[in-house]
Context: one part of a larger RNA
Molecule: small-subunit ribosomal RNA, central domain
Organism: metagenome
RNA sequence: CUGGGCGUAAAGGGCUUGUAGGCGGCUUGCUAAGUCCGAUGUGAAAGCCCUCGGCUCAACCGGGGAAGCGCAUUGGAUACUGGCGAGCUUGAGUAUGGGAGAGGAGAGCGGAAUUCCCGGUGUAGAGGUGAAAUUCGUAGAUAUCGGGAGGAACACCAGUGGCGAAGGCGGCUCUCUGGACCAAUACUGACGCUGAGAAGCGAAAGCGUGGGGAGCAAACAGGAUUAGAUACCCUGGUAGUCCACGCCGUAAACGAUGGGUACUAGGUGUUGGGGGUAUUACCCCUCCAGUGCCGGAGCUAACGUACUAAGUACCCCGCCUGGGGAGUACGGCCGCAAGGCUAAAACUC
Numbered sequence: 001c002u003g004g005g006c007g008u009a010a011a012g013g014g015c016u017u018g019u020a021g022g023c024g025g026c027u028u029g030c031u032a033a034g035u036c037c038g039a040u041g042u043g044a045a046a047g048c049c050c051u052c053g054g055c056u057c058a059a060c061c062g063g064g065g066a067a068g069c070g071c072a073u074u075g076g077a078u079a080c081u082g083g084c085g086a087g088c089u090u091g092a093g094u095a096u097g098g099g100a101g102a103g104g105a106g107a108g109c110g111g112a113a114u115u116c117c118c119g120g121u122g123u124a125g126a127g128g129u130g131a132a133a134u135u136c137g138u139a140g141a142u143a144u145c146g147g148g149a150g151g152a153a154c155a156c157c158a159g160u161g162g163c164g165a166a167g168g169c170g171g172c173u174c175u176c177u178g179g180a181c182c183a184a185u186a187c188u189g190a191c192g193c194u195g196a197g198a199a200g201c202g203a204a205a206g207c208g209u210g211g212g213g214a215g216c217a218a219a220c221a222g223g224a225u226u227a228g229a230u231a232c233c234c235u236g237g238u239a240g241u242c243c244a245c246g247c248c249g250u251a252a253a254c255g256a257u258g259g260g261u262a263c264u265a266g267g268u269g270u271u272g273g274g275g276g277u278a279u280u281a282c283c284c285c286u287c288c289a290g291u292g293c294c295g296g297a298g299c300u301a302a303c304g305u306a307c308u309a310a311g312u313a314c315c316c317c318g319c320c321u322g323g324g325g326a327g328u329a330c331g332g333c334c335g336c337a338a339g340g341c342u343a344a345a346a347c348u349c
Stems, first nucleotide, its partner, number of pairs: 003321004007303002012317001014201004021194003025088007033081002035077008049065006091191001092188004096183003103177007110154001115149007125136002162169002206247006215241002220236004258316006266294011298305002322349003331342004
């Protein structure tokens, strides 16, 4: 190189945009690079293979042939691939009209609740647990009423729902803004798919500077439990959780299932849009796009999957190759650090 694979056995990159590259719709003309056919030259000898012969045979040796799957030159073929030209509309895109949505960013506003502060009422407990204690309270707590402060999160609606490439997104209003979907026409005319590198995005925790800090809460302290209890339970409590800007770049980043296209039984629900019957509503039928459940063929080691494939095919990328050593060492690159990315071997079973 070839091969077999990647839902759960080792194996899909966290996600997207996109460079090189790989691959590429229908018709037609030219070309003849790939491709195919022929001819010529070359492809040393020896060896291998066939055949004939020489040592009594054989090994060995000698003669002849074939092969040498290749290269070059030349003549031809034109289906396919490529190149150049012309055209097409079904792939892709643009325009027009619509409705849906926690898609993103910024600003403002709202109510419930917790905590704290002030005041009123009021008196001996409150809190907490399996039971307790630490703790709070006669300096007036808990409870209750009124007022105020501040931060964070948005009950019900809520869904088996929606949106987003993924991470993720949920009170209300406004401003700016991305994408998808549907319908009917018009237009461009292959403008496409994938994507090594690269760039951007990327939960939580963590880091830097400055703010903020109600609740919660690593660390920490105390009380319990226990043989012990560096825990589970309880009372406290600091980073942090929040905001701005800048880093980090990881995850069971999961559907443990890369992207694209085409094809391949049904049944039932749901979301958005369109059409039809119909008087708007409601209901029914139907089409497109999404999202669930059940299930046949097929596939699968089985479990399961099954038009949202793990089925049948093609194109492109990533990855795997026994367990441990090890996602480690060394080196390099990145980072303020924590560390990340890339990534072995000895040895051992």